[in-house]
RNA sequence: CCCAGGUCCCGGAGGGCGGCGGCCCGCCAACCCCGUGAGGACCGAAAGGUAGCAGCGGUACGCAGUGUCUGUCGUUGCUUCGUCAGGCCUGGGAUA
Numbered sequence: 001c002c003c004a005g006g007u008c009c010c011g012g013a014g015g016g017c018g019g020c021g022g023c024c025c026g027c028c029a030a031c032c033c034c035g036u037g038a039g040g041a042c043c044g045a046a047a048g049g050u051a052g053c054a055g056c057g058g059u060a061c062g063c064a065g066u067g068u069c070u071g072u073c074g075u076u077g078c079u080u081c082g083u084c085a086g087g088c089c090u091g092g093g094a095u096a
Stems, first nucleotide, its partner, number of pairs: 001093008010082005016076001017074006023067001025065001026063002033058004041050003
């Protein structure tokens, strides 16, 4: 100096682990959300109508937990691949 292998550095892909969200499910509104609306109230000669408390149903905000799902962030390590250059180690060869 050349070749080969390994490793570090750099990057790609995959899958774990952790964090933070989304989604599903549960709970969740005296009134200032929606719907329905007993009783009662009001209007009307009447038929009927109006508003609407309680109750019931739903939904929002919010809360708690979980995961066969999903997104994202990793000073996390794992597997695999990669090209130009570089560091280190090992082996072989050549030259002086």